The RNA shown here (Bacterial large signal recognition particle RNA) has 263 nucleotides and comes from a Thermomicrobiales bacterium.
NCBI's taxonomy places the organism under Bacteria, Pseudomonadati, Thermomicrobiota, Thermomicrobia, Thermomicrobiales.
Its Rfam family is "Bacterial large signal recognition particle RNA". Rfam links the family to the GO terms signal recognition particle, plasma membrane targeting and SRP-dependent cotranslational protein targeting to membrane, signal sequence recognition. Rfam describes the family as follows. The signal recognition particle (SRP) is a universally conserved ribonucleoprotein involved in the co-translational targeting of proteins to membranes. Rfam classes the family as a non-coding RNA gene.
The prediction has a mean pLDDT of 81.
It was read from a public genome assembly, where an Rfam model found it.
The model forms 92% of the base pairs in the Rfam consensus.
RNA sequence: UCGUGCUAGACGGGGAGCUGGCGGUGCCCUGUACCCGCAACCCGCCUUAGCGGGGUUGAACUCCCUCUCGAGGUCGAUCGCUUCGGGACUUGGGCGGCCACGUGGUGUUGAAGGUCGGGUCCCGCGCGGCGGGGAACUGUGAAUCGGGUCAGGACCGGAAGGUAGCAGCCCUAAGCGGACCUCCUCGGGUGACGUGGGGUCUCCUGACUGGAGCUAACGAGCCGUCAAAAGCCGGGGUGUUUCGAUCGACAGAGGGUGCACGG
Numbered sequence: 001u002c003g004u005g006c007u008a009g010a011c012g013g014g015g016a017g018c019u020g021g022c023g024g025u026g027c028c029c030u031g032u033a034c035c036c037g038c039a040a041c042c043c044g045c046c047u048u049a050g051c052g053g054g055g056u057u058g059a060a061c062u063c064c065c066u067c068u069c070g071a072g073g074u075c076g077a078u079c080g081c082u083u084c085g086g087g088a089c090u091u092g093g094g095c096g097g098c099c100a101c102g103u104g105g106u107g108u109u110g111a112a113g114g115u116c117g118g119g120u121c122c123c124g125c126g127c128g129g130c131g132g133g134g135a136a137c138u139g140u141g142a143a144u145c146g147g148g149u150c151a152g153g154a155c156c157g158g159a160a161g162g163u164a165g166c167a168g169c170c171c172u173a174a175g176c177g178g179a180c181c182u183c184c185u186c187g188g189g190u191g192a193c194g195u196g197g198g199g200u201c202u203c204c205u206g207a208c209u210g211g212a213g214c215u216a217a218c219g220a221g222c223c224g225u226c227a228a229a230a231g232c233c234g235g236g237g238u239g240u241u242u243c244g245a246u247c248g249a250c251a252g253a254g255g256g257u258g259c260a261c262g263g
Stems, first nucleotide, its partner, number of pairs: 001263006009057003012030004020046005034054005063256006072247006079239008089231003093226006101219003104215003113209007121198006127191002130187006137178004146171004154163003
């Protein structure tokens, strides 16, 4: 160095999860790389970590290690979206109060303030008005149990005349109405009225004084309060965000690794 035959090894791998741990079945990713049996309220094993049986290949492009690349997964944080909860620190919103900075209104045809007076407020009285009741005026109004006059008729009487008395008429009682006016009385959710007294914080007004402000109507500012839109804090879900960590298939590169016999 070549050939032949063996052996170690290989005949998929990885992730999450489960497990004291390792591996498997199952799920997911990659990939195409034997067969049979066991197996998730699980099966087998023990850092030498699937067990049992069979088959193919086999010192290498195929086995082992390292490096590069990197599908994909997991964890943490961040970002976006969404949802639930929290509180009320910030912004914004509503309401209230203060405030004369701005705007507006008003003011030398005289502000605020001060003094005096009056009103608004309360009580009494008077007057009026409204409502109720009554009187007075007036109409109607009694078949019979009101009055007067009583035709006719009835009765008494010799007559004269008298008696009772229906209808009618007149007047009137109870009752039912009317009306401009008048009087008495009671009452009040009565009155731009009068009078006397009281009271005077506010508001309005007149006179005098005073000599330039006053006014919170709107905006600004400050304070308080209410609710809770956004920011803020926390939990959940989701994603084609970003960062970090971790594991890592496939692929590529490099290195390493037996035995026997014969030429």